Predicted 3D model of a 72-nucleotide RNA (transfer RNA) from a Chloroflexota bacterium. RNAcentral holds the sequence, with entries from ENA and MGnify. The same sequence occurs in records of 2 taxa. Rfam family: tRNA. The family's RNA type in Rfam is transfer RNA. Rfam links the family to the GO term triplet codon-amino acid adaptor activity.
[in-house]
Parts: sequence; C1' cells; structure tokens
RNA sequence: GCGGGAGUAACUCAACGGUAGAGUGCGACCUUCCCAAGGUCGAAGUUGCGGGUUCGAGCCCCGUCUCCCGCU
Repeated sequence: GCGGGAGUAACUCAACGGUAGAGUGCGACCUUCCCAAGGUCGAAGUUGCGGGUUCGAGCCCCGUCUCCCGCU
C1' cells in the first nucleotide's frame, strides 16, 4: 500500500430501512435473624466520528479514526 472483519448501555452481545433490546453489573424495594441465592421495579445509549440517500438509517452509500486477520 491492497483486501476482509469488528466498533451499539460500565462489560459481553442482539436488533427485516419503521418505538434501540437482552444478559451481567449498578440503584431501590420484597423475601431472610444476617449474608448468599431468588423475585419486582428503575436508572444508564450522540449506535466510533463526519457527510449523503430516504417520508424514515444501528442497518444502504462516501470519507475518516481505532483494533484484529490476510496479502504485498
């Protein structure tokens, strides 16, 4: 330099172009003499960044940054 993959909640990961979710973790409460375990509820997101297409983009297109793999 070229090609491919990944980037979404604190972490690990989902999500046909049509309300962004789950598990773990975190907070409150219930349960227990206490702890652990269990249960209920809740908070937490510029979907790496900047543009474009579209009525509508995490998803499609372009550029760019970081990481991983391969080629040279």